The part of an RNA shown here (small-subunit ribosomal RNA, 5' domain) has 490 nucleotides and comes from a Chloroflexota bacterium. Its mean pLDDT, the model's own confidence on a scale to 100, is 87.
[in-house]
Context: one part of a larger RNA
RNA sequence: GGACCAACGCUGGCGGCGUGCCUAAUGCAUGCAAGUCGCACGGACCCUUCGGGGUCAGUGGCAAACGGGUGCGGAACACGUGGGUGACCUGCCGUCCACUGGGGGAUACCCACUCGAAAGGGUGGCUAAGACCGCAUACGCUCCGGCUGGUGACGCCCAGCGGGAGGAAAGCUCCGGCGGUGGACGAGGGGCCCGCGGCCGAUUAGCUGGUUGGUAGGGUAACGGCCUACCAAGGCGACGAUCGGUAGCCGGUCUGAGAGGACGGCCGGCCACACGGGGACUGAGAGACGGCCCCGACUCCUACGGGAGGCAGCAGCAAGGAAUCUUGGGCAAUGGGCGCAAGCCUGACCCAGCGACGCCGCGUGGGGGAUGACGGCCUUCGGGUUGUAAACCCCUUUUGGCGGGGACGAAACUGACGGUACCCGCCGAAGAAGCCCCGGCUAACUACGUGCCAGCAGCCGCGGUAAGACGUAGGGGGCAAGCGUUGUCC
Numbered sequence: 001g002g003a004c005c006a007a008c009g010c011u012g013g014c015g016g017c018g019u020g021c022c023u024a025a026u027g028c029a030u031g032c033a034a035g036u037c038g039c040a041c042g043g044a045c046c047c048u049u050c051g052g053g054g055u056c057a058g059u060g061g062c063a064a065a066c067g068g069g070u071g072c073g074g075a076a077c078a079c080g081u082g083g084g085u086g087a088c089c090u091g092c093c094g095u096c097c098a099c100u101g102g103g104g105g106a107u108a109c110c111c112a113c114u115c116g117a118a119a120g121g122g123u124g125g126c127u128a129a130g131a132c133c134g135c136a137u138a139c140g141c142u143c144c145g146g147c148u149g150g151u152g153a154c155g156c157c158c159a160g161c162g163g164g165a166g167g168a169a170a171g172c173u174c175c176g177g178c179g180g181u182g183g184a185c186g187a188g189g190g191g192c193c194c195g196c197g198g199c200c201g202a203u204u205a206g207c208u209g210g211u212u213g214g215u216a217g218g219g220u221a222a223c224g225g226c227c228u229a230c231c232a233a234g235g236c237g238a239c240g241a242u243c244g245g246u247a248g249c250c251g252g253u254c255u256g257a258g259a260g261g262a263c264g265g266c267c268g269g270c271c272a273c274a275c276g277g278g279g280a281c282u283g284a285g286a287g288a289c290g291g292c293c294c295c296g297a298c299u300c301c302u303a304c305g306g307g308a309g310g311c312a313g314c315a316g317c318a319a320g321g322a323a324u325c326u327u328g329g330g331c332a333a334u335g336g337g338c339g340c341a342a343g344c345c346u347g348a349c350c351c352a353g354c355g356a357c358g359c360c361g362c363g364u365g366g367g368g369g370a371u372g373a374c375g376g377c378c379u380u381c382g383g384g385u386u387g388u389a390a391a392c393c394c395c396u397u398u399u400g401g402c403g404g405g406g407a408c409g410a411a412a413c414u415g416a417c418g419g420u421a422c423c424c425g426c427c428g429a430a431g432a433a434g435c436c437c438c439g440g441c442u443a444a445c446u447a448c449g450u451g452c453c454a455g456c457a458g459c460c461g462c463g464g465u466a467a468g469a470c471g472u473a474g475g476g477g478g479c480a481a482g483c484g485u486u487g488u489c490c
Stems, first nucleotide, its partner, number of pairs: 001490004006486005013362006019355002021320001026318003030315003035062003040059002043056005069273003079197007088190003093186007101135001103133002110125006141166004146161005171178002199245003206236003211233008248270004252263004275296005298309004326352001328351003334348001335346004365395004375386004399431001400427006409417001434479005439460003445474005455462002
């Protein structure tokens, strides 16, 4: 000098765009943040023009694994980059092929009885489906075993022959459609593996028993010591193993001529986590923030028998702290879920609010005006300076105030923002300047007060009676809606 998610002191007119718990991954009152489908199903209630329509809990489907938050943990194939998968998965979507036959038994809601303070149940009875379960049929699907050829790298791929076993389905409709099942391919998404790369400490030198490898098996979508049994005795390490400390990683950001150094907040990608720890269930996908179970800590309710809860979602509260916002509006746009659709939901998002927190832009007026007024300060008492500065005259109206018009963002219905931006008219210089510094470095000097006191200070150093260094004043310098200080990085 530059930079900052800054804070503090003094000061503060406007706008645009950004940005705002770095500390306690501390604890949380309240509201909202994930639902939707009646064109899957039976039913209850309401309306009815008797055609039908509406509302609702339940069964069922899809979604809830996305989106949103945080940075705890983790030095690891977590991340980055380049590859591999002949070891793999993939709901919804796209292309293509084939199919959609015929049956059965239940159950929630509801009713009756009943337990409980509640949360929530129990028993019996009735009923529907695209819920559930057999049967049929079936491919180039799966599995078993056989043969032939091609290719090749055991498992892959292509073509052919014949055999055995197994596996499907669902309907609804407003008649336009929307669906269901098996298979192949694709797209997008993911799992796993490998090379290389990026912290500190040797005042950590040895580490290791599923440890290293093999055989067989289990398990998984899949390879694997992932797991188990048996066998062998290996594996890693000064090219730093092990141990300890620190840390989310990257695209990037800051600085620097560069090389490099430091950092990883906002935004984007990946990872990890969701009160602490553990576990599985459902599912195409989770070992699941607003799902379940167990243990624990904590908080709350209780009729003391027993229950309920998880803001590192949005706002908000308490606490901690130098310090960080509204319990706002809207689904109008973009995007997401569900739905044939109408539409519903969406604290994602779009906006608005608060904070000079940052960057950028604008304003606080322009021209004229000397007798160089008054006042202040200094003075050698002549004067100098503040100073064209003011007054005064002329002008302008950005911004501001008032009034009028009034958007783009939306192709159609549809605009929270918003009567906003913007445009026009009127008014009036009107409402709008401070902060730091002036000994040298370093740009800017005098007077008074003080007297090694009170104080200053980044370094050198000032102050003990004339202090340009302390305090005040006048004057001056710098920057300016900011200016200084502190902290951190280069």
The RNAcentral record of the full RNA draws on ENA. NCBI's taxonomy places the organism under Bacteria, Bacillati, Chloroflexota.